[in-house]
Molecule: transfer RNA
Organism: Candidatus Spechtbacteria bacterium RIFCSPLOWO2_01_FULL_46_10
RNA sequence: GCCCCCAUCGUCUAGUGGCCCAGGACGCCAGCUUCUCACGCUGGCAACAGGGGUUCGAUUCCCCUUGGGGGUA
Numbered sequence: 001g002c003c004c005c006c007a008u009c010g011u012c013u014a015g016u017g018g019c020c021c022a023g024g025a026c027g028c029c030a031g032c033u034u035c036u037c038a039c040g041c042u043g044g045c046a047a048c049a050g051g052g053g054u055u056c057g058a059u060u061c062c063c064c065u066u067g068g069g070g071g072u073a
Stems, first nucleotide, its partner, number of pairs: 001072007010026004018056001028044005049065005
């Protein structure tokens, strides 16, 4: 250089056109419980890498860029 794959809450992930004000686990915050802490229970905060396109409608499909991984003489 060329080819392929990946990018979603703090972390790991589900979601592959509308059902979604994006769901779950861990974590964090608050409350309950406890003499206190932990455990447990309840609630809350928090995310679609950036830009453009297709479409009535995009996290999802296409293109470019950025970043990461793999292959190749």